This is a predicted structure of a 103-nucleotide RNA (Glycine riboswitch aptamer) from Candidatus Amphirhobacter heronislandensis. Taxonomically the source falls in Candidatus Amphirhobacter (Bacteria, Pseudomonadota, Gammaproteobacteria, Candidatus Tethybacteraceae). The sequence is in RNAcentral, with records from Rfam. Its mean pLDDT, the model's own confidence on a scale to 100, is 84.

[in-house]
C1' cells in the first nucleotide's frame, strides 16, 4: 500500500400494546375542572437489557443407557422495560474513526 473487520461517533428510517381505573400529593383555576408526579389494581406488548435454549462440538461413562459443559434467533418467557405525544427502541442505511487480521 490492498482488502476485511471486533468496535465506535454523527445523521436518517424504525414496530407493537389502556390518552385505563382508583387513591395520594402539589401546580393552575372563583368554580367546574385541567394537566404533572408517585402508589395500587387489572388488561396488554416485545425490537433496551435479561433469561431459556435444537443440532453440532467437548468431557465423563467396563464407552451402553445416560449425565455434565458449551451452544443461535427477529424463536420462547415477560424479571426488567414499555402501552396518546415527547422520549426510548432491536435492527437497517449513509458518512467518518478504527484494536486486530490479510496482501
Nucleotide at each position: 500500500u490492498u482488502g476485511g473487520g471486533a468496535u465506535u461517533a454523527u445523521c436518517u428510517g424504525g414496530a407493537g400494546a389502556g390518552c385505563a381505573a382508583c387513591g395520594c400529593g402539589g401546580c393552575g383555576g372563583c368554580g367546574a375542572c385541567g394537566g404533572c408526579g408517585c402508589g395500587u389494581u387489572c388488561a396488554c406488548c416485545g425490537a433496551a437489557g435479561g433469561a431459556g435454549g435444537a443440532a453440532a462440538c467437548g468431557c465423563c461413562g467396563g464407552u451402553c443407557a445416560g449425565g455434565c459443559g458449551c451452544g443461535a434467533a427477529a424463536c420462547u418467557c415477560u424479571c426488567a422495560g414499555g402501552u396518546a405525544g415527547c422520549g426510548g427502541g432491536a435492527c437497517a442505511g449513509a458518512u467518518g474513526g478504527g484494536g486486530c487480521c490479510u496482501u